Transfer RNA from a Sphaerochaetaceae bacterium, 74 nucleotides, folded computationally. Model confidence (mean pLDDT): 81 of 100. It matches the Rfam family "tRNA". Rfam classes the family as a transfer RNA. The sequence is in RNAcentral, with records from ENA. NCBI's taxonomy places the organism under Bacteria, Pseudomonadati, Spirochaetota, Spirochaetia, Sphaerochaetaceae.
RNA sequence: CGGGCAGUAGCGCAGGUGGUUAGCGUGUAAGUCUGGGGGACUUGAGGUCGCUGGUUCGAGUCCAGUCUGCCCGA
Numbered sequence: 001c002g003g004g005c006a007g008u009a010g011c012g013c014a015g016g017u018g019g020u021u022a023g024c025g026u027g028u029a030a031g032u033c034u035g036g037g038g039g040a041c042u043u044g045a046g047g048u049c050g051c052u053g054g055u056u057c058g059a060g061u062c063c064a065g066u067c068u069g070c071c072c073g074a
Stems, first nucleotide, its partner, number of pairs: 001073007010026004019057001028044006050066005
């Protein structure tokens, strides 16, 4: 320098062919059960989907640029 993959909640991840409220596990807060602990259950909080633009009635998803990490090549 060229190419590929990844970036979504504190952490690990899913998200079909663009569409109705962005989810799962874990963690966390409150509550319930239990004599207590451990554990189980219920409810909640937590996200501008790496960043900046573009296309579209509508973008996590498509396009362009860019940043970070990993891999391959020169």